[in-house]
RNA sequence: UCGUGCUAGAUGGGGAGCUAGCGGUGCCCUGUACCCGCAAUCCGCUAUAGCGGGGUCGAAUUCCCCGUUCUCGGUGCGUGUUCUUUUCGGUUCAACAACCGUAGGCGGUGUGGAUGGCUCGGCUCCGCGCAUCGGCAAGCGUACGAACCGUGUCAGGGCCGGAAGGCAGCAGCACUAAGGACGACUUCCCGAGUGCCGCGUGACUACCGGGCCGGAGCCGUCUGCGACUGCUUCCGGGGAGAGCCGUAUCAAAAACGGGGUGCACGA
Numbered sequence: 001u002c003g004u005g006c007u008a009g010a011u012g013g014g015g016a017g018c019u020a021g022c023g024g025u026g027c028c029c030u031g032u033a034c035c036c037g038c039a040a041u042c043c044g045c046u047a048u049a050g051c052g053g054g055g056u057c058g059a060a061u062u063c064c065c066c067g068u069u070c071u072c073g074g075u076g077c078g079u080g081u082u083c084u085u086u087u088c089g090g091u092u093c094a095a096c097a098a099c100c101g102u103a104g105g106c107g108g109u110g111u112g113g114a115u116g117g118c119u120c121g122g123c124u125c126c127g128c129g130c131a132u133c134g135g136c137a138a139g140c141g142u143a144c145g146a147a148c149c150g151u152g153u154c155a156g157g158g159c160c161g162g163a164a165g166g167c168a169g170c171a172g173c174a175c176u177a178a179g180g181a182c183g184a185c186u187u188c189c190c191g192a193g194u195g196c197c198g199c200g201u202g203a204c205u206a207c208c209g210g211g212c213c214g215g216a217g218c219c220g221u222c223u224g225c226g227a228c229u230g231c232u233u234c235c236g237g238g239g240a241g242a243g244c245c246g247u248a249u250c251a252a253a254a255a256c257g258g259g260g261u262g263c264a265c266g267a
Base pairs, nucleotide, nucleotide: 001267002266003265004264005263006262009057010056011055012030013029014028015027020046021045022044023043024042034054035053036052037051038050063260064259065258066257067256068255069254073250074249075248076247077246078245080244081243082242083241084240085239086238087237088236089235090234094232096230097229100226101225102224103223104222105221106220107219108218109217116213117212118211119210120209121208122207124202126200127199128198129197130195131194132192133191134190135189137187138186139185140183141182142181144179150175151174152173153172158167159166160165
């Protein structure tokens, strides 16, 4: 120096948090770098700081240590800066909205009588009546309707009689009773979100209408002013959150530099 086989070691790292401290599971950031079991009321260790089992690479551009550059990201601090949000207080400055009053403009309407007042009625409530509609029932009309215990007529047959004739009477036919059916008229009773109906009693003044009083406004819209209320603003204070900036700290990945590190055998 080369080859072969082993071993140390490597097989991701970091941040916050937890912890006496160190790791891990979990969360977050990077980034691609084995598997299984344990594990947040935690799991396992002890400054040599995960434990247990297995696989792969393996002494070097690949392992370990130190430093530099650049930089994703995290954390702490800040009377730095911007924005959002919440809460308390103050005076009433301005704006907005609703309502009221006032001054005017425009339109409509009004002495053929406005706003308003009184009164009556309608709408409306209750009671009674009437009508209407619906329902039960009764009477009325029509047809049907009785083996016998309805009527009339009674074939056949039966009975009485010497005969003439008479008697009772089944079926059939006709008419009807009880009865149910159908129909339109009347009556009684019951009921109704029924009614330009009638009578009586009310209530309210909301709406509509009439009569009387009275004598000039009334309604809508726009503008200005004023007051009340609410609310947005204005001033001051406190809290929370997000972004940017500054500072401190940690820092993955990447790039660069320096240093360190075995064993055995063979040639």
The prediction has a mean pLDDT of 75. This is a predicted structure of a 267-nucleotide RNA (Bacterial large signal recognition particle RNA) from an Armatimonadota bacterium. It matches the Rfam family "Bacterial large signal recognition particle RNA". The family's RNA type in Rfam is non-coding RNA gene. The RNAcentral record of the sequence draws on ENA.